[in-house]
RNA sequence: ACUUAAUAUGGGCUUAAUUUCCCAAGGGGAAAACGGGGGAACCAAUUUAGGGGUGAAUCGUUUUAAACGUAGAGCAUGUUUCAGCUCGAACCCGUCAGCUAACCUCGUAAGCAUUGAAGCACAUGAGG
Numbered sequence: 001a002c003u004u005a006a007u008a009u010g011g012g013c014u015u016a017a018u019u020u021c022c023c024a025a026g027g028g029g030a031a032a033a034c035g036g037g038g039g040a041a042c043c044a045a046u047u048u049a050g051g052g053g054u055g056a057a058u059c060g061u062u063u064u065a066a067a068c069g070u071a072g073a074g075c076a077u078g079u080u081u082c083a084g085c086u087c088g089a090a091c092c093c094g095u096c097a098g099c100u101a102a103c104c105u106c107g108u109a110a111g112c113a114u115u116g117a118a119g120c121a122c123a124u125g126a127g128g
Stems, first nucleotide, its partner, number of pairs: 012112003018032006033108006043098001050096001051093004059069004072087004077121007
C1' cells in the first nucleotide's frame, strides 16, 4: 500500500412490514401508522382441461436438463429526463370467495451492500 473476514456505531436499500405506550417485563397486551382478505344493492359473470389469493414476478420459443427472450419491477432526500446495472421468484387456501356501503377479520416478517450525469424543488448538518 492492497485484499479478505469479523465486530461496533452512524447512515442506507428491497418490502405493507415502522413508531409509541402499559404490565406481574422470561413474556404478554394495546394504540397510531402503513398494508391484505372476507362482505349488500346495482352492475357483471360461467363453475374438473376445477377455482382463487399475496407478490413486479406474467407469457412465449426451443435442443424442454436448461437456455433465450418477455408483460412488469428495483437502483441511496423528493421528482423528471438520459444512460447503465439488476430482478422477472416463491408460497398459501382447499371445491370455496366477481365488484361491493355498513360491518367482520388478518399482517408488521425476512433479506442485503452500494449508480452515474443533467434539470427543477425542498430540508438538515458541519465549518467560517

This is a predicted structure of a 128-nucleotide RNA (c-di-AMP riboswitch aptamer (ydaO/yuaA leader)) from Desulfitobacterium hafniense Y51. The source organism's lineage runs through Bacteria, Clostridia, Desulfitobacteriaceae, Desulfitobacterium and Desulfitobacterium hafniense. The coordinates come from a structure-prediction model, not an experiment, and the mean pLDDT is 77. RNAcentral holds the sequence, with entries from Rfam and Ribocentre.